[in-house]
RNA sequence: UCCGCCCAGCGGGCAGCCGCGUCGUCCUUAGCCUGGACCCGCAAGGGGAAAGGCGGGUCGCCGAGGAAAGUCCGGUCUCCAUCGGGCAGCGUGCCGGCUAACGGCCGGGGGGGCGCGGUCAAAACUGCGUUCUACGGAUAGUGCCACAGAAAAUGUACCGCCACGCGGGUUUCGGCCCGCGGGGUAAGGGUGAAAAGGUGCGGUAAGAGCGCACCGCGGCCGCGGUAACGCGCGCCGGCAGGGAAAACCCCACGUGGAGCAAGACCAAAUAGGGGAGGAUGGCGCGGCCCGCGCCGUUACAACUCCCGGGUAGGUUGCUGGAGCCCGUCAGCAAUGGCGGGCCGAGAGGAAUGGCUGCCGCCGCUCCGGUGCAAGCCGGGGCGGUACAGGAACCGGCUUAUAGCCGGGCGGAAUCC
RNA sequence: GGGCUCGUAGCUCAGCUGGAUAGAGCGGCCGCCUCCUAAGCGGCAGGCCGGGGGUUUAAAUCCCUCCGGGCCCGCCA
Numbered sequence: 001u002c003c004g005c006c007c008a009g010c011g012g013g014c015a016g017c018c019g020c021g022u023c024g025u026c027c028u029u030a031g032c033c034u035g036g037a038c039c040c041g042c043a044a045g046g047g048g049a050a051a052g053g054c055g056g057g058u059c060g061c062c063g064a065g066g067a068a069a070g071u072c073c074g075g076u077c078u079c080c081a082u083c084g085g086g087c088a089g090c091g092u093g094c095c096g097g098c099u100a101a102c103g104g105c106c107g108g109g110g111g112g113g114c115g116c117g118g119u120c121a122a123a124a125c126u127g128c129g130u131u132c133u134a135c136g137g138a139u140a141g142u143g144c145c146a147c148a149g150a151a152a153a154u155g156u157a158c159c160g161c162c163a164c165g166c167g168g169g170u171u172u173c174g175g176c177c178c179g180c181g182g183g184g185u186a187a188g189g190g191u192g193a194a195a196a197g198g199u200g201c202g203g204u205a206a207g208a209g210c211g212c213a214c215c216g217c218g219g220c221c222g223c224g225g226u227a228a229c230g231c232g233c234g235c236c237g238g239c240a241g242g243g244a245a246a247a248c249c250c251c252a253c254g255u256g257g258a259g260c261a262a263g264a265c266c267a268a269a270u271a272g273g274g275g276a277g278g279a280u281g282g283c284g285c286g287g288c289c290c291g292c293g294c295c296g297u298u299a300c301a302a303c304u305c306c307c308g309g310g311u312a313g314g315u316u317g318c319u320g321g322a323g324c325c326c327g328u329c330a331g332c333a334a335u336g337g338c339g340g341g342c343c344g345a346g347a348g349g350a351a352u353g354g355c356u357g358c359c360g361c362c363g364c365u366c367c368g369g370u371g372c373a374a375g376c377c378g379g380g381g382c383g384g385u386a387c388a389g390g391a392a393c394c395g396g397c398u399u400a401u402a403g404c405c406g407g408g409c410g411g412a413a414u415c416c
Numbered sequence: 417g418g419g420c421u422c423g424u425a426g427c428u429c430a431g432c433u434g435g436a437u438a439g440a441g442c443g444g445c446c447g448c449c450u451c452c453u454a455a456g457c458g459g460c461a462g463g464c465c466g467g468g469g470g471u472u473u474a475a476a477u478c479c480c481u482c483c484g485g486g487c488c489c490g491c492c493a
C1' cells in the first nucleotide's frame, strides 16, 4: 500500500430565489357563512352592529429515518370475555444472566468447519487460534430409509475362508484338484449416504469382545462448577444396539380474543321507535268547485311538540416517553444505579421539496513536482453524491443502502 | 389494521404424504402425406421449478428469509 473477515459510527454543508404543512400573532366584512343587540313598520315584513367559523394575506417557531420499510416476534394502551382447572390448537426448546417482555441481546458449555503444531509419514487422537451452530427426547410409541446390495434394523451368507460327509480325477501314497450336500464364520471382497465399536496381540479348523491391553461407549461413585458440563491408571459392564423429530409424535415451559377503523365524548338531515296533545277530518278521481269512493271517528290515522338510541360530521385518544445527550459508578459483557442538561412531527390519504452557485467527499482521466518503488502532494476536465419516507407508541429481528471514518484480527506485495 | 392464496417450458396447468432423467395440452422446428395448403402421422428442441440460505444420503416437495402477483374482511342495526 492492497485484499478479506468482525465490531462500532456517519450518511452532506453554506448562500440566493421559488414553494409545502401544523401551531401561534396580527390584518382582511370592497370574499362567504353563522349570528341577531338594535333600527324602520299598525302588521306582514325589511335592514342590520358585536362576536364566532371558513377562506385569503403578513410575521414568527418548528417540521422524517438508520432503516420511518417488511409486519417476522415481544410489550404499553384500550375494549370485550373471564370462579378455578384441564383438553385441543399455536409457539419456544443446551445452561446462566439481562430485560417491562421476547423467538431478542450478553456470557458460558457441548458439537462441527478451516489453519498451524504435537511425530519420519498417513489415519486416528490431541493442543492452540479462528469461525459457524434451529443444540430437549431416536431405550415412550407408530411410520420412513428410493436405486444398488446377501442383508437397511426382532440382524443377514452373494463371492470368499474353514473343517466334515458323498462322488470323481490324479498320485512320488504324505496328499492335491474338481463337483455336490448340509453346516461354521462378519477377518477379507463387493453394494451403498449409511453395514452392528476401532487398533494390536493371543486364540481358533477358519473366525469372532471369544480372551487381554490401549482408545472409544454406558452406568455408578468421587471431585470441580450456580448450571449446562468437565475431570478421574476410582469401580462395574464386553458393548446394552445406524440415520432422521426443519416425519407424526412425546416431554417441559409459555399462551383468552381483538386491535387507535381499539375506545370515550358531543351530535345534523331522513327513516324508524317511545310518550303527550290531537276531530278544526285525511286521501283519491291529472288544475278548481260540486259530487262520489276509501280510511278514521274516543285513540292504532293525518298533523304538532317532546324524549331516547344511532348514522354522517366534529372533538378526544395523540404524543414527555421502558425518552435523548453528557459525565460517573457497578458488571467480563448485555445492562443497571446516580448526578447534570434538553424537548425533537402529531395530520385529514396526510406536508418536510425544486432550481442555481460555491464548498466538501468519491471515481475516471490529463499536467506538474517528488520518491528506487508501491505511492504521496498541487492544479485542471468529466461524471457520481444512495436506500428510502412518519400515521397510537415503544423494544428487537430481517431486508434495502452511493459513499466515508475509526478499532481489532488475518493474508499478500514492495521499500528501508 | 388483519386473513388467505399463487409463482414449474413461449402460454395454460399436473407433480409438492421427499427417491425424477421434472411431465401433459396448445404453440415452435424438422420429416412424411398432398399438385399446394389445412387436417392427420412420426420425430426433435425448449426448464436450473420466483431469488437466497438451511435440514437431509437425497429438496420442485420440508424449514427460514426476501421478491412479485391475486383475492377477502372491518361501521351500525
Stems, first nucleotide, its partner, number of pairs: 001412007009404002012359007020063002023060002026057003031054004038047003065387001069398002072396005077259004089255005094108005109135001110133009136250002141248002144243002158189002160185003164181007197215006216239001217237004221232004263316004273307005281295005323342008360385011417489007426442004435473001444460005466482005